[in-house]
């Protein structure tokens, strides 16, 4: 140059167009003489931007980034 795929919470993964979820950390409180483990709570997320629909994380363009294929 040409095609393809991939982007969710600090981390790693989930969600058949219909309440964004589930461990892990991080914060409080319960327990403890103090922690550790354990319980119970919270608090963080759809890469920007736009179009389709009653309704987007999800379909569509386009942009950023990043991986791969071909020369």
């Nucleotide at each position: 140059a040409a095609g393809a795929g991939c982007a969710u919470a600090g981390u790693a993964u989930a969600a058949u167009g219909g309440u964004a979820a589930u461990a892990c950390u991080u914060c409080u409180g319960a327990c403890u003489u103090c922690a550790a483990a354990u319980c119970a709570g919270a608090c963080a997320u759809u890469a920007g931007u736009g179009g389709u629909u009653c309704g987007a994380a999800u379909c569509c363009g386009c942009u950023u980034g990043u991986u791969c294929u071909u020369g």

The RNA shown here (transfer RNA) has 71 nucleotides and comes from Sugiyamaella lignohabitans.
The coordinates come from a structure-prediction model, not an experiment, and the mean pLDDT is 80.
The RNAcentral record of the sequence draws on ENA and Rfam.
Rfam family: tRNA. It is annotated as a transfer RNA. About the family: Transfer RNA (tRNA) molecules are approximately 80 nucleotides in length.